[in-house]
A computed fold for a 73-nucleotide RNA from a Candidatus Saccharimonadota bacterium, annotated as transfer RNA. Model confidence (mean pLDDT): 81 of 100. Its Rfam family is "tRNA". It is annotated as a transfer RNA. Gene Ontology term of the family: triplet codon-amino acid adaptor activity.

RNA sequence: GGGGCGUUAGCUCAUUUGGUAGAGCGCUUCUAUGGCAUAGAAGAGGUGAGGAGUUCGAAUCUCCUACGCUCCA
Numbered sequence: 001g002g003g004g005c006g007u008u009a010g011c012u013c014a015u016u017u018g019g020u021a022g023a024g025c026g027c028u029u030c031u032a033u034g035g036c037a038u039a040g041a042a043g044a045g046g047u048g049a050g051g052a053g054u055u056c057g058a059a060u061c062u063c064c065u066a067c068g069c070u071c072c073a
Base pairs, nucleotide, nucleotide: 001072002071003070004069005068006067007066010025011024012023013022019056027043028042029041030040031039032038049065050064051063052062053061
């Protein structure tokens, strides 16, 4: 220098042909218990790495950039 893959909630990851962004763990509150542990219920938390484009509509398609992993030279 070139190719491929990845970047989504605090963490680990889903979201398969474009149509309201989710799970587990963690966090907060409530209930059960004398308390803890535990169980159950409810809730908060995301400009989807950054930018631009296409589209009525983009996490998803296209382009550029950044970072990480990997392969080739």
NCBI's taxonomy places the organism under Bacteria, Bacteria candidate phyla, Candidatus Saccharimonadota. The sequence was found in a public genome assembly.